[in-house]
Parts: sequence; structure tokens; C1' cells
RNA sequence: CAGGUUGGUCGGGUGAUCGCAGGUGCUUUUUGGGUACCUGAGGAAAGUCCGCACUCCAAAGGGCAAGAUGCCGGGUAACUCCCGGGGCGGGGCAACCUGCCGGAAUGGGCCACAGAAAACAACUGCCGAUGGCUCGCAAGAGCACAGGUUAGGGUGAAAAGGUGAGGCAAGAGCUCACCGGCGCGGGCAGCAAUGCCAGCGGCCAGGCAACCCCCGUCUGGAGCAAGACCAAGCAGGAACAAGCGGCUGCCCGCCGCGUUUGAGUUCCGGGUAGGUUGCACGAGCCAGGGAGAGAUCCCGGGCCAAGAUAGAUGAUCACCCAAACAUGAUGGGCUGGGAUGAAGCUUUCGAGCGUAAACCGGACCCUCGUGUUGGACAGAAUGCGGCUUAUAGACCAACCUGGGAU
Repeated sequence: CAGGUUGGUCGGGUGAUCGCAGGUGCUUUUUGGGUACCUGAGGAAAGUCCGCACUCCAAAGGGCAAGAUGCCGGGUAACUCCCGGGGCGGGGCAACCUGCCGGAAUGGGCCACAGAAAACAACUGCCGAUGGCUCGCAAGAGCACAGGUUAGGGUGAAAAGGUGAGGCAAGAGCUCACCGGCGCGGGCAGCAAUGCCAGCGGCCAGGCAACCCCCGUCUGGAGCAAGACCAAGCAGGAACAAGCGGCUGCCCGCCGCGUUUGAGUUCCGGGUAGGUUGCACGAGCCAGGGAGAGAUCCCGGGCCAAGAUAGAUGAUCACCCAAACAUGAUGGGCUGGGAUGAAGCUUUCGAGCGUAAACCGGACCCUCGUGUUGGACAGAAUGCGGCUUAUAGACCAACCUGGGAU
């Protein structure tokens, strides 16, 4: 320098004008309006998939059912999250990325196609020692009926440990050696998962638990439209009750309603509209120091930073920045010609070696200039911790591979 891996940070800036919401002050004709100042989305505010806080309801305790979860240790308020580690695999030259994880050694079920058979193996093949039948005087030979067998063949993703030797009628862990697995007990290392070491037992056992099941652990339900408070109107109840209301401020008058089928007044409980609260000081944020391998935790210091309710957080203009595209250069790099080789060096005098420059060109790179375009994904609704998904572009650190220079 090029390509890559992992982790992290940011994700447009400044100004002007107009507008929206909240808070505070002032003002006013006060459920409202005006005005000044301050504040006003995210890393995911998203999906609503997990876990909590908070609230109400339910609830002696235990069991069953149902659901979730599943290697080990740590972190956390908690988690199906995070960190570190273990075992068995897959990808990459590498940094690194990535899948799986209780029980199949005795409960049930399933294992497509093919195949005799998918778990009490017998299709082909081999044997037929033993029993049977036939022949033979006999030794023995034959048959393949009973039966034995899984080494060889074939099927399959998978066929009942592997290689070799012995053994056998033929075979076979049937026996033995080595290898592999499993079980048992032991030693060492580790908190543990687990690893290493040597021993014993021929024990050799197919797969699926994301089929049911068994084992361990965890789990009451609903959700801020939770819940709490205030409370018009209408309806209801109680008491009093003969008047009450309008034109109309008063008197008269008129009209309406009412007098036990009760107008009107007062009070009461529940509670609708509406309002207040929950609701912004919190598992909070910012830098610093410390502990730890890390997730994370501790210490002291500073800060207060949206709160709408049909839902405010926006629009326009100017300049700047990243980026993309186009184009130019009298710049630099690289490269082609110049070079059928100046100079220079060597020489056996034939020749050989061999580096530039001016100048001409290039569709590549860098730098600088000009113009155009121009900022992704996205939008709080009780809050918090995670996970997942979307995301133009920029930056930082460590590491890996290749090349170059010293």
C1' cells in the first nucleotide's frame, strides 16, 4: 500500500424567516387569549418476541394439569439476554465465522423409497458336524428334510464394532492380539462442564425426544384503555312542600307548569361527558478513578434532558461538509514511444553489458478547480433491560493475508 476479520463511535452543520407543543414570567375581556424567554424524538422511537418495575383482581399449604426451559461457571431486578469456558461437528490460507447440547442401557410409537429384514435379521450364498433318508460288506459317498450360519453378494441415509490370526461342518467376540466404543471403580488437574493417566469387564448396545414420554428447574391472572381522585347533565332515593317560571328591574295583567298522579327547593349514593393524576428523579445521564479476563460492579463529583391525547417536535431560503456523476489542468505518480541503446563500463577488438533526459502520447490513480445532484432507515404515547428486523454514508482501534521499502 491492497484485500479482509472483529469490535466500537457518529449518522449532516450554521444562520434567517414563518409555524406547532409544553414550561416559566408578565398581561388581559381569565375553562380562554396575547407576549418574552427556555425546552422539544431514535439508534433503532419499529416488531411487540422475551424479562421486569408499577397497578388492580385472585390466593392457607401441598399435589395434579398446562406452559416454558435444558452442557458448566459467572453477571443481572430478571430473562429464552449478556460474558467466559467445555464437548461434538461445518466453512475459511488466516484473523475469524457458524450449527448442535438432560435421558434412546430395557414405557409406547415412528424410520419414506429400495430391501428378505429398519430391530426377537435369513433373499442369495455357505454348511449340513448332529438327527433323518438313499447307496455301500465296510471305510465312506450322496440328498438338502430337520437344522446351523452372517464371513461373501445385493438394498439402503442407516444392516447388528474394525483389521489380522486361531478356531469351526460352515461360521460367528466363539477365542486371542491391536484399535475403537460402552460400563464400572480409581488417581491427577479444574469451582464445574470436562480433560489426561493407567486398570478391570468381550459388555459391543442402530437412529429419531422439533412424536408422545421420563427427569431437573421455573411459572397465579389481566394490563396505563392498569388504577386513583374530582365531577356537569339525565335518571334514581329522602325530606320539606303550595306555589314556581316567562314577558319583566318593580306593581298590575296575561301565559305555562303544579297542588298527594307533587311543580319547586335542599340533601344523598353510585356515576356518564369532561377534568386532574398515574407521567418523567429514574435498575437515570455525563466524564473521572478503582476491581475484574470479560459481562458487570463499586467510589466520590457534576447534571435534570420531550410529555402530546387524535396525538406538537415542522416548512422555506442561503452558505458550508460528506458522497456520487460529469468535465478541465500549465501539477504529481504510473505507463507506452523516444531506445535497432547518448553517456558510461568491460573486451580475446569480433563484440558484449547497459542507465537516463528533452520531446510525443495514455481510456489508469492521486491532487487541485468548475458544474450538477445531494443526506439512508425511520416518528415517542407508563417506564426500563434485552432480542430481532430496517439503515445511504463517514470515522476510530486491534488483528489476519499478500506485496513493497529499510
Molecule: Bacterial RNase P class A
Organism: Chloroflexota bacterium